[in-house]
Molecule: transfer RNA
Organism: marine eukaryotic metagenome
């Protein structure tokens, strides 16, 4: 120095730039004599910081910070 990657507590998706989401987890309620499973509704986002372009940016460009890896 090159590559990859950083989105919910957690694992991850998000394809051509326009709705920010899955599964687990957590809270509720139902069902149970109770837990557990189910089911049904919920709550959780400065999308790694900062700037730029664009009517519009998780998604393009620059610059930086953190991990993994090759040299």
């Nucleotide at each position: 120095g090159g590559g990859c990657g950083g989105u919910a507590g957690c694992u991850c998706a998000g394809u051509u730039g326009g709705g920010a989401g899955a599964g687990c987890a957590c809270c509720u309620g139902a069902c149970u004599u109770g837990c557990a499973u189910u089911c049904a509704g919920g709550a959780g986002g400065u999308c790694g910081u900062g700037g730029g372009u664009u009517c519009a940016a998780g998604u393009c460009c620059c610059a930086u910070c953190c991990g993994c890896u090759c040299c």